The part of an RNA shown here (small-subunit ribosomal RNA, 3' major domain) has 480 nucleotides and comes from an uncultured bacterium.

[in-house]
Context: one part of a larger RNA
RNA sequence: UGACGGGGGCCCGCACAAGCGGUGGAGCAUGUGGCUUAAUUCGAUGCAACGCGAAGAACCUUACCUGGGCUAAAUCUGCGGGGCCGCCGGCCGAAAGGCGGGCUUUCAACUUCGGUUGACCGCGUAGAAGGUGCUGCAUGGCUGUCGUCAGCUCGUGCCGUGAGGUGUUGGGUUAAGUCCCGCAACGAGCGCAACCCCUGUGGUUAGUUACCAGCACAUAAUGGUGGGGACUCUGGCCAGACUGCCUACGCAAGUAGUGAGGAAGGUGGGGACGACGUCAAGUCAUCAUGGCCCUUACGUCCAGGGCUGCACACGUGCUACAAUGGCCGGCGCAAUGGGUAGCGACCUCGCGAGAGGAAGCAAAUCUGCAAAGCCGGUCCCAGUUCAGAUCGCAGUCUGCAACUCGACUGCGUGAAGGUGGAAUCGCUAGUAAUCGCGUAUCAGCAACGACGCGGUGAAUACGUUCCCGGGCCUUGUACA
Numbered sequence: 001u002g003a004c005g006g007g008g009g010c011c012c013g014c015a016c017a018a019g020c021g022g023u024g025g026a027g028c029a030u031g032u033g034g035c036u037u038a039a040u041u042c043g044a045u046g047c048a049a050c051g052c053g054a055a056g057a058a059c060c061u062u063a064c065c066u067g068g069g070c071u072a073a074a075u076c077u078g079c080g081g082g083g084c085c086g087c088c089g090g091c092c093g094a095a096a097g098g099c100g101g102g103c104u105u106u107c108a109a110c111u112u113c114g115g116u117u118g119a120c121c122g123c124g125u126a127g128a129a130g131g132u133g134c135u136g137c138a139u140g141g142c143u144g145u146c147g148u149c150a151g152c153u154c155g156u157g158c159c160g161u162g163a164g165g166u167g168u169u170g171g172g173u174u175a176a177g178u179c180c181c182g183c184a185a186c187g188a189g190c191g192c193a194a195c196c197c198c199u200g201u202g203g204u205u206a207g208u209u210a211c212c213a214g215c216a217c218a219u220a221a222u223g224g225u226g227g228g229g230a231c232u233c234u235g236g237c238c239a240g241a242c243u244g245c246c247u248a249c250g251c252a253a254g255u256a257g258u259g260a261g262g263a264a265g266g267u268g269g270g271g272a273c274g275a276c277g278u279c280a281a282g283u284c285a286u287c288a289u290g291g292c293c294c295u296u297a298c299g300u301c302c303a304g305g306g307c308u309g310c311a312c313a314c315g316u317g318c319u320a321c322a323a324u325g326g327c328c329g330g331c332g333c334a335a336u337g338g339g340u341a342g343c344g345a346c347c348u349c350g351c352g353a354g355a356g357g358a359a360g361c362a363a364a365u366c367u368g369c370a371a372a373g374c375c376g377g378u379c380c381c382a383g384u385u386c387a388g389a390u391c392g393c394a395g396u397c398u399g400c401a402a403c404u405c406g407a408c409u410g411c412g413u414g415a416a417g418g419u420g421g422a423a424u425c426g427c428u429a430g431u432a433a434u435c436g437c438g439u440a441u442c443a444g445c446a447a448c449g450a451c452g453c454g455g456u457g458a459a460u461a462c463g464u465u466c467c468c469g470g471g472c473c474u475u476g477u478a479c480a
Stems, first nucleotide, its partner, number of pairs: 001480002003477003007474007015464002019427005026319008034310002042053002064305007075128006082121002086103003090099003106119005130294002133292003139288002141283003144279001146277001151190006157166003170181003196271004201239007211228002215226003242265001245259001246257004321420001325379007338367002342361002346357004386417001391412007433456007
């Protein structure tokens, strides 16, 4: 100087407390451990691994296993030699590939019409190989974490033999090393804040595909049409919030107020943004890369299998256990975003998944039921008109192909489950809870996941003694 303390002081954080909803019990989905296996490819392992890499494992993917092949090759270059190109059959084979036949004698440019050069495809030869093999403890890059915590340093000066200190400590204040005051310090840098984006108010400008107040037209009806520039909305510019004003306290910074004004008030809400560093943290399997290793194989092609196995254990979720509910009928209201190998209105058929036709739309133009909710009916507390696992049969769709191993539909079946032990998680407001919708990946889909979008919309916080994590000062230390 640090680190540590079941030392002290001060102060924060959904850290506790106060509340609301869960997890832990059940079934299923998914990831992991373990076990099994020819293989169940590899990585991630307290917080910070475990719906993680994977935003899509039937083949492919695929890195694993079994079997069948190749050995300069699944590909690139130089050189040599050629037309072996193209089309159609045959045999072996699971395919990859191997063997062999028929037709034809390719294309472009130049041309002295002899041919030359190039494209394409085989062969030979020379070379470059290739490796998801090992080492993340040799590395770059990228990332997680402490932590959006308020810290981490430097120049000069001063102090100290020196390590180092001072500044950065102190008194206040703040979300903040934020600011004020003081001070052997005076300044400065990286961080904080602000500048950026979204959202909340108003003005202005511009109106098409959006809108429709007033004026017309048309219709069973609809901004459907003429038109309009008011409104909504869209998107460009601007204004607006600064403790600016008032009162109280204070030297100041600032704090408090049922204050005024205001759409918004003391950082208005949210995002992007992550200091010096820590964990030899993670990744050699995104990529790149040193070293090591393999070279008729640890490379490469193919078929099938596996990654989906199942006495068990854990994590993350979904659906429930019902009456604030289930079922039936009617009525009503979004936003984000996507669409041409696509979205598909509408019509017909089918109980349905869907099928057959088919308008419009490269889209503010066309396209897609929001659900919870409200109104009415029914069920009457039961393993039930709750719950839907499992299984049987019949189907639909995608795809070369759904046996291993897809999703969905109909009929039947109708398991556990009566609110969950010890323990444990999230959340302070348009939040939790609850309800549906969209998108990426994608032929299809194991999505109940992830990331977004809107609808409805709470309760509680006395307080900081205690648990956890953190910041500053101080103290002890036989630790570095």
The prediction has a mean pLDDT of 81. RNAcentral holds the full RNA, with entries from ENA, Greengenes and SILVA.